Background
This is a predicted structure of a 266-nucleotide RNA (Bacterial large signal recognition particle RNA) from an Actinomycetota bacterium. The organism belongs to Actinomycetota, within Bacteria. Model confidence (mean pLDDT): 77 of 100. Rfam family: Bacterial large signal recognition particle RNA. It is annotated as a non-coding RNA gene. About the family: The signal recognition particle (SRP) is a universally conserved ribonucleoprotein involved in the co-translational targeting of proteins to membranes. Its family is annotated with SRP-dependent cotranslational protein targeting to membrane, signal sequence recognition and signal recognition particle, plasma membrane targeting in the Gene Ontology. The family is grouped with related families in Rfam's "SRP clan". Of the family's consensus pairs, 93% are formed in the model.
RNA sequence: CCGUGCUAGGCGGGGAGGUAGCGGUGCCCUGCACCCGCAAUCCGCUCUAGCGGGGCCGAAUCCCCGUCCGAGGGGUUGGGCCUCGGGGCCAGUACGCCAGUUCGAGGCGUCGAUGGUCAGGUCCCGCGCGGUGAGCGCUCGCGAACCAGGUCAGAUCCGGGAGGAAGCAGCCUUAAGCGAUACCGCUCACGCGCCGCGGGGAAGCCUGACCGGAGCCAACCGCCGACGCGAACGCCCGGGAUCCUUCUUCGACGGCGGGUGCACGG
Numbered sequence: 001c002c003g004u005g006c007u008a009g010g011c012g013g014g015g016a017g018g019u020a021g022c023g024g025u026g027c028c029c030u031g032c033a034c035c036c037g038c039a040a041u042c043c044g045c046u047c048u049a050g051c052g053g054g055g056c057c058g059a060a061u062c063c064c065c066g067u068c069c070g071a072g073g074g075g076u077u078g079g080g081c082c083u084c085g086g087g088g089c090c091a092g093u094a095c096g097c098c099a100g101u102u103c104g105a106g107g108c109g110u111c112g113a114u115g116g117u118c119a120g121g122u123c124c125c126g127c128g129c130g131g132u133g134a135g136c137g138c139u140c141g142c143g144a145a146c147c148a149g150g151u152c153a154g155a156u157c158c159g160g161g162a163g164g165a166a167g168c169a170g171c172c173u174u175a176a177g178c179g180a181u182a183c184c185g186c187u188c189a190c191g192c193g194c195c196g197c198g199g200g201g202a203a204g205c206c207u208g209a210c211c212g213g214a215g216c217c218a219a220c221c222g223c224c225g226a227c228g229c230g231a232a233c234g235c236c237c238g239g240g241a242u243c244c245u246u247c248u249u250c251g252a253c254g255g256c257g258g259g260u261g262c263a264c265g266g
Base pairs, nucleotide, nucleotide: 001266002265003264004263005262006261009057010056011055012030013029014028015027020046021045022044023043024042034054035053036052037051038050063259064258065257066256067255068254072250073249074248075247078244079243080242082240083239084238085237086236087235092233093232095228096227098225100223101222104220106217107216108215115211116210117209118208119207120206121205122204123200124199125198126197127196128195129193130192131190132189133188134187135186136185137184139180140179141178142177148173149172150171151170156165157164158163
């Protein structure tokens, strides 16, 4: 160096989960790597490997070690966006109401603003005038069998007579009373009056005159402040999903480097 037969070893590995811990079944990644039985409120084990049975390869592409790369998974930092539950009106948005301000818009103002002075009004008291209503009067009408008046036929009485007296009915009239009442007079009342006179009068408001000479108003917008209302957004607390990001952990496949037998024969 070649050949034959063996042995160690290999015939997949990893992540999360689960577990006191480990391996496996189930999930996921890698990517192709024998077969059968077992396993989730599970199976097996107790220190490195699933357990039981069978089969194949076999010292190298295949086994072992180191290193690089790194699929993928876990943890973590900060943030974006979405979502769920709760809190509560806490800065804010929005809404309502109130107060202020006068930046803006608008209006009034040199045909004179705000302001000031005076007068009058508005307000109160008294009186008058008027209006309306009521009562009374005035006026008119009616109004007494007798007990009202006048005149009193007839009748009656007194008288010799002249004459006289009382007096019913009728007629005329009137009292009380009843009624009417346009005007007129008096009295009283008033949810009355573009009415008049006198007096009072704090402020405001209105009107006018005068002084003076440039501001005034705040309905709108804005700003500012207080309060209110909860529905929403936001806010605060807690949870979830997803994306980006910081650090960290495990790590398949793959690349590179190194390492590893025994016996016999030629």